[in-house]
RNA sequence: GGGGGCGUAGGUCAGUGGUAGACCGGCAGCCUUUUAAGCUGCGCGUCGGGAGUUCGAUCCUCCCCGCCCCCA
Numbered sequence: 001g002g003g004g005g006c007g008u009a010g011g012u013c014a015g016u017g018g019u020a021g022a023c024c025g026g027c028a029g030c031c032u033u034u035u036a037a038g039c040u041g042c043g044c045g046u047c048g049g050g051a052g053u054u055c056g057a058u059c060c061u062c063c064c065c066g067c068c069c070c071c072a
Base pairs, nucleotide, nucleotide: 001071002070003069004068005067006066007065010024011023012022013021018055025044026042027041028040029039030038048064049063050062051061052060
C1' cells in the first nucleotide's frame, strides 16, 4: 500500500429499515444481629465520529477513527 471482518449498557453479546434488549455486573429498597443468599425496583446507552438515502437508520451508501486477520 491492497483486500476482508468487527465497533451496541461497566463486561460478554443479540438486534439487518418502524419505541434499543438478554445475561453477568452495578445502584436503591425489603429481609437478616451483620455479611452472603433470596425477593422487588432501576438501563445505568450521543448504538465509534461525520455526511448521504429514506416518511423513518443500530441496520443501507460514502468518508474518517480504532482493533483484528490475509496479501504485498